[in-house]
Molecule: Bacterial RNase P class A
Organism: Nitrosomonas communis
C1' cells in the first nucleotide's frame, strides 16, 4: 500500500427571520403583553423477550398448556449479555450453534440398494432358521442414527395492560330516603280569582360527557477512584436532557462543504430483531513493495 476482521463513535454545519409545545420570570385585578431558556432517536420501528408500576385473582398441592435446555458468572429479571470447553466454518484476525437424555416408550429414516427398522430375503453350509457372507448406504441382518419429531428429566412462568388505575364532577334518565299533593300539588302566575289535572319539591349516592391525575429524577447520565479477564459493580463528585395528548419539535432565506440515508416520542427501564447514504477512531488479521 491493498484486502479484511472486531469494537466504539458522528448522522450537514453555521447565521437570520416567522410560528408551535412545556417550564422559569418582569408588568398587571384580570385579559393580555414582554423576557430567558429547553424541545425526537440510533434506532423513537417490529412489539419479539425480560422488568418496574397499577389493577384483578390467589390456602396448598397437582393437571394441562408454554418457554428455555454443554459448564460458570452478571442482574431487578430474561430466552440478553460475558467467560470457558466442545462442535461446524475461515489461511487468519474470527463467526456461527436450541450443545440434557436414543437399553422408559412411539415415530421416521431421502438417494442408492433385492431388502431401511423388523425381520424377513440371497448364496453357501448343517441332523436343525445351525453356522457363515453380503455388491449400495450415514446406517445392512445391530444393543445404528434422528428429540427446532412426539417424549421422559430439569428449571421457570396467575391473568391483563397507562385506553391499567385514581381523584373531581355536569346535563338528562333511572335508584334510595324525607316532605308536599284530588282537602287540587305543580303550571298559566309576582299577587287575588280563574283554568288545568297528577305529580312536585329536597337530600343522598353510582355511573355518562367534561376535567385533573398517572407523566418523567430514573434499576438516570457524565467524570474520577477502587473490585472484577469480562458482562457488571462499589463510593465520590457533578448535572437534569420533550411530556403533548388529535397530539409541539417546524416553515423560509443565505452562506459552505465531502451534498446530508434510515427514520418521528405518546407509561417507563434492560434487551434482541429489523431499516440506513456516508463518514471518524482504536485494536487486530491476511498478502505485497522498500528499508
Nucleotide at each position: 500500500g491493498a484486502a479484511g476482521c472486531u469494537g466504539a463513535c458522528c448522522a450537514g454545519a453555521c447565521a437570520g427571520u416567522c410560528g408551535c409545545u412545556g417550564c422559569c420570570u418582569g408588568u398587571g385585578a384580570a385579559a393580555a403583553c414582554g423576557g430567558g431558556g429547553a424541545g425526537a432517536g440510533g434506532a423513537a420501528a417490529g412489539u419479539c423477550c425480560g422488568g418496574a408500576c397499577u389493577c384483578c385473582a390467589u390456602a396448598g398441592a397437582g393437571c394441562a398448556g408454554g418457554a428455555u435446555g454443554c459448564c460458570g458468572g452478571u442482574u431487578a429479571a430474561c430466552g440478553g449479555c460475558c467467560g470457558g470447553c466442545c462442535g461446524c466454518c475461515g489461511u487468519g484476525a474470527g463467526g456461527c450453534g436450541a450443545g440434557g437424555a436414543a437399553c422408559a416408550g412411539g415415530g421416521c429414516c431421502a438417494c442408492a440398494g433385492a431388502g431401511a427398522c423388523g425381520a424377513g430375503c440371497g448364496u453357501a453350509u448343517u441332523a436343525a432358521g445351525u453356522u457363515a457372507c453380503g455388491g449400495u448406504g450415514a446406517a445392512a441382518c445391530g444393543c445404528g442414527g434422528u428429540a427446532a419429531c412426539c417424549u421422559c428429566c430439569a428449571u421457570c412462568c396467575g391473568g391483563a395492560g397507562c385506553a391499567a388505575g385514581a381523584c373531581c364532577a355536569a346535563a338528562u334518565a333511572g335508584g334510595c330516603a324525607g316532605g308536599c299533593u284530588a282537602u287540587g300539588a305543580c303550571g298559566c302566575u309576582g299577587c287575588u280569582c280563574g283554568c288545568c289535572g297528577a305529580g312536585c319539591c329536597u337530600g343522598c349516592g353510582g355511573g355518562u360527557a367534561g376535567g385533573u391525575u398517572g407523566c418523567u429524577u430514573g434499576a438516570g447520565c457524565a467524570c474520577a477512584c477502587g473490585g472484577g479477564u469480562a458482562a457488571c459493580u462499589g463510593u465520590g463528585u457533578g448535572c437534569c436532557u420533550a411530556g403533548a395528548g388529535g397530539a409541539a419539535u417546524g416553515a423560509c432565506u443565505g452562506u459552505c462543504c465531502a451534498a446530508g440515508a434510515c427514520a418521528g416520542a405518546a407509561c417507563c427501564c434492560g434487551g434482541c430483531u429489523u431499516a440506513c447514504c456516508g463518514g471518524u477512531c482504536a485494536g487486530c488479521u491476511u498478502c505485497c513493495c522498500a528499508c